[in-house]
A computed fold for a 71-nucleotide RNA from a Patescibacteria group bacterium, annotated as transfer RNA. The source organism's lineage runs through Bacteria and Bacteria candidate phyla. The sequence was found in a public genome assembly. Rfam family: tRNA. Model confidence (mean pLDDT): 81 of 100.

RNA sequence: GCGGGUAUAGUAUAAUGGUAUUAUGUCACUCUUCCAAGGUGAAAACGCGGGUCCGAUUCCCGCUACCCGCU
Numbered sequence: 001g002c003g004g005g006u007a008u009a010g011u012a013u014a015a016u017g018g019u020a021u022u023a024u025g026u027c028a029c030u031c032u033u034c035c036a037a038g039g040u041g042a043a044a045a046c047g048c049g050g051g052u053c054c055g056a057u058u059c060c061c062g063c064u065a066c067c068c069g070c071u
Base pairs, nucleotide, nucleotide: 001070002069003068004067005066006065007064010024011023012022018054026042027041028040029039030038047063048062049061050060051059
């Protein structure tokens, strides 16, 4: 230099062109003599910039970071 792949809550993950899932963690309440465990609830995410579309996390282009291969 070329080609391919990945990027989603603090962490790990799923999904789809139409309110983004689950687990774990955090916080509050509850339960318990206390702790742990359990129960309920809350906050918390689509890498960045454009384009297409009524609507983009999803499709297209570029950039960034990481991984793999070739040279």